RNA sequence: UCUGCAGGCCGGGUGACCGCGGGCCUCUCGAGGCUCGAGGAAAGUCCGGACACCGCAGGGCAGGACGCUGGGGAAACCCCAGGCGGCGAAAGCCGACGGAAAGUGGCACAGAAAGGAGACCGCCACGGACGUGAUCUCCGGAGACGUCCGCGGUAAGGGUGAAACGGUGGGGUAAGAGCCCACCAGCGUCGUGGCGACACGGCGGCUCGCCAAACCCCGUCCGGUGCAAGGCGAUGCAGGCCCCGUUGACGUUGCCCGCCGAGGGGCCGGGUGCGCCGCUCGAGCUGCCGAGAGAUCGGCGGCCAAGAUGGAUGGUCAUCCUCGACAGAAUCCGGCUUACAGGCCUGCUACGGAA
Numbered sequence: 001u002c003u004g005c006a007g008g009c010c011g012g013g014u015g016a017c018c019g020c021g022g023g024c025c026u027c028u029c030g031a032g033g034c035u036c037g038a039g040g041a042a043a044g045u046c047c048g049g050a051c052a053c054c055g056c057a058g059g060g061c062a063g064g065a066c067g068c069u070g071g072g073g074a075a076a077c078c079c080c081a082g083g084c085g086g087c088g089a090a091a092g093c094c095g096a097c098g099g100a101a102a103g104u105g106g107c108a109c110a111g112a113a114a115g116g117a118g119a120c121c122g123c124c125a126c127g128g129a130c131g132u133g134a135u136c137u138c139c140g141g142a143g144a145c146g147u148c149c150g151c152g153g154u155a156a157g158g159g160u161g162a163a164a165c166g167g168u169g170g171g172g173u174a175a176g177a178g179c180c181c182a183c184c185a186g187c188g189u190c191g192u193g194g195c196g197a198c199a200c201g202g203c204g205g206c207u208c209g210c211c212a213a214a215c216c217c218c219g220u221c222c223g224g225u226g227c228a229a230g231g232c233g234a235u236g237c238a239g240g241c242c243c244c245g246u247u248g249a250c251g252u253u254g255c256c257c258g259c260c261g262a263g264g265g266g267c268c269g270g271g272u273g274c275g276c277c278g279c280u281c282g283a284g285c286u287g288c289c290g291a292g293a294g295a296u297c298g299g300c301g302g303c304c305a306a307g308a309u310g311g312a313u314g315g316u317c318a319u320c321c322u323c324g325a326c327a328g329a330a331u332c333c334g335g336c337u338u339a340c341a342g343g344c345c346u347g348c349u350a351c352g353g354a355a
Base pairs, nucleotide, nucleotide: 001354002353003352004348005347006346007345008344009343010342012320013319014318015317016316017315018314020037021036022035023034024033025032026031027030039326043337044336046335047334048333049332050331051226052225053224054223063222064221065220066219067218068082069081070080071079072078083097084095085094086093087092098217099216103215104214105211106210107209120158121157122154123153124152126150127149128148129147130146131145132144135142136141166184167183168182169181170180171179185207187204188203189202190201191200192199193198230277231276232275233274239268240267241266242265243264244263250258251257284303285302286301287300288299289298290297291296321324
């Protein structure tokens, strides 16, 4: 140095021509010019909001989400730092990480037994039967060993299991056992350090299985629907109300005639379709400085960077290179997750292997 880990970045470049969407300008008014035009994920629509409309006295039930500590943030199944646990040799990575001593429930298969349980093998005491026959004998027996049976003790050891009522060692015992002791784990309590989660140390009685991403308990939070939200405009139409009209409206109308309330005027007017708004200036982006361990926050300066609605963001050619991945806006923002050819930068690690 490669391998490894963490963080960040790029995601073909340049030029010409043609084409498409938005904005602005010009004039001879249908042409010309200038300018802007996808992403780090625009994606999944998983989480949280802004905004809009509807609902809503207050409180509760039900239901849902979340759950170590401190900080950040508008909020979050978000971020930062730390604690604890697990993995790794390390850098580092991962963790829904409150409560199992409130209650209910579950623990497949195997196993004797899966929770105040249990004894299959084994170990041991006692009693009995049988066998062997070393030893002792007062010749009746005593005693030892083995096998089997019975009645008990035990939970060390074996065996089952994901898990077996603390672990290791010693003492103790007929054999054993927290029965006793030391250390460790765990529990309780005290002290010290820390904002805290927690860590370390002392003491105590000796021991309590696991599962809450099972019900549940505790704590915090939570109205519903989503831009196809929602709003505006003009014309026509369904319809409603008011006025005029019976001394004649209307039919071009002075008359005839028709008509006999048919008519005229005004106002309101839902929905669909059409056009417009919402619509892209916002918890914005960026340079420097400052605060902070960091997430982040503050100050000053600079910038405006898609906004369509049958829905644009493309094509051809030339040239260069490392030969170009995943993919494409549709109200917007903050996150998370997933996909991604290839390449670059910074920092860190050193068990093993290679140089």

The RNA shown here (Bacterial RNase P class A) has 355 nucleotides and comes from an Actinomycetota bacterium. Of the family's consensus pairs, 91% are formed in the model. Its mean pLDDT, the model's own confidence on a scale to 100, is 75. The gene name in the source record is rnpB.